[in-house]
Molecule: c-di-GMP-I riboswitch aptamer
Organism: uncultured Acutalibacter sp.
């Protein structure tokens, strides 16, 4: 100087986010996810299934997708306080 868990109040499908409160911790617990890894969500969007219905639509399961999230996971990289 910063703020985890946890509570209020807000935003979101969702991950998570912002906000007051609160300190577990942190010598960068500062920024950066479109520098690389990893790790969460899947609204929309494909694929598959059986059921329900069947002109057709549509509902349910389920797999896969992120340039959405996570920096307090891990390198990197840029700024950076005091001796």
């Nucleotide at each position: 100087g910063c703020a985890a868990a946890c509570c209020g109040g807000g935003c979101g499908a969702a991950a998570g986010c912002c906000u007051g409160g609160g300190a577990c911790g942190c010598a960068a617990a500062g920024c950066u996810a479109u520098g690389g890894g990893g790790g969460c969500u899947a609204a929309g969007g494909a694929g598959u299934g059986g059921c329900a219905a069947c002109c057709a639509c549509u509902g349910c399961a389920u797999u896969c997708u992120a340039a959405g999230c996570c920096a307090g996971c891990c390198c990197g990289g840029c700024c950076g306080c005091c001796g």